[in-house]
RNA sequence: GGGCCCAUAGUCUAGUGGUAAAACACCUCACUUGCACUGAGGAGUCCCGUGUUCGACUCACGGUGGGUCCA
Numbered sequence: 001g002g003g004c005c006c007a008u009a010g011u012c013u014a015g016u017g018g019u020a021a022a023a024c025a026c027c028u029c030a031c032u033u034g035c036a037c038u039g040a041g042g043a044g045u046c047c048c049g050u051g052u053u054c055g056a057c058u059c060a061c062g063g064u065g066g067g068u069c070c071a
Stems, first nucleotide, its partner, number of pairs: 001070007010024002013021001018054001026042005047063005
């Protein structure tokens, strides 16, 4: 320098045009003398910019960061 892949909640991972989701973690309540366990409820997320579209996490282009291969 070039090819390919990835970027979603604090962590890990689904979702591939039409209301963003599960687990763990966090907060509140119940249970307990208290803690833990368990149960109920809750807050929190699409890497950045532009474009396509009635509508974009999703499609296109560019950028940023990471991984891998070639040189």